[in-house]
This record gives sequence, structure tokens and C1' cells, in this order.
RNA sequence: GCUGGUGUAGCUCAGUUGGUAGAGCAACGGUUUCGUAAACCGUAGGUCGUCAGUUCAAUUCUGACCACCAGCU
Repeated sequence: GCUGGUGUAGCUCAGUUGGUAGAGCAACGGUUUCGUAAACCGUAGGUCGUCAGUUCAAUUCUGACCACCAGCU
């Protein structure tokens, strides 16, 4: 330099043939216990990498850029 892939909650990841985003773990509160852990119940946490385009509507489609990973040279 070229090609491909990934980017979503603190972490690991779902979710797409466009229609207001979820799980597990972690965190916080509660119940239980003499207390802790475990268990159970609940709460909070997201400008879906950035900027544009298309659309009534974009995590999803298109383009550019950024970061990381892999391959080729």
C1' cells in the first nucleotide's frame, strides 16, 4: 500500500431483508441470615465508533473517515 472483518450498557455479546434496543455477568437497593456469601425480587446504566447522504422514519441501507484484528505484498 491492497483486501476482508469487527465497532451496540462497566465487561462478554445478541438484535438488521428500515418502524421508538435486549440478555448474562458486574454495580446499587430490598427480602432472607447473628453476620457474610449464595438464592430470590427490584432499580439504574446506551447521542448503537465519528461525520454526511437516502427516507415520513436509520443500530439496520450508501459514502468518507477513525480505532482494532486478520490475510496479501

A computed fold for a 73-nucleotide RNA from Omnitrophica bacterium GWA2_52_8, annotated as transfer RNA.
Lineage of the source: Bacteria > Pseudomonadati > Candidatus Omnitrophota.
It matches the Rfam family "tRNA". Rfam classes the family as a transfer RNA.